The RNA shown here (transfer RNA) has 74 nucleotides and comes from a Candidatus Kaiserbacteria bacterium. Rfam family: tRNA. By type it is a transfer RNA. Gene Ontology term of the family: triplet codon-amino acid adaptor activity. The coordinates come from a structure-prediction model, not an experiment, and the mean pLDDT is 80. The organism belongs to Candidatus Kaiseribacteriota, within Bacteria.
């Protein structure tokens, strides 16, 4: 230098052919339960979907550039 893949909640990940409001598990917080802790039950918070631009009535999803990480080729 070239090619491929990944980037979504604190962590690990889903998200179908572009369509109403972005989700799960773990974790965190609050309440219940307990003498107390854990388990369990109920609830809550937490996301500019890596950044910028484009297409579209509508983008996590499509297109372009850039960034970071990984793999391969030279």
């Nucleotide at each position: 230098g070239g090619g491929c893949g990944a980037u979504u909640a604190g962590c690990u990940c889903a998200g179908u052919u572009g369509g109403c409001u972005a989700g799960a598990g773990c974790g965190u917080c609050u309440g219940g339960u307990u003498u107390a802790c854990a388990c369990c039950c109920a609830g809550a918070a937490a996301g500019u979907c890596g950044c910028a631009g484009g297409u579209u009535c509508g983008a996590g999803u499509c297109c372009u550039g850039c960034a970071u990480c990984g793999c391969c080729c030279a």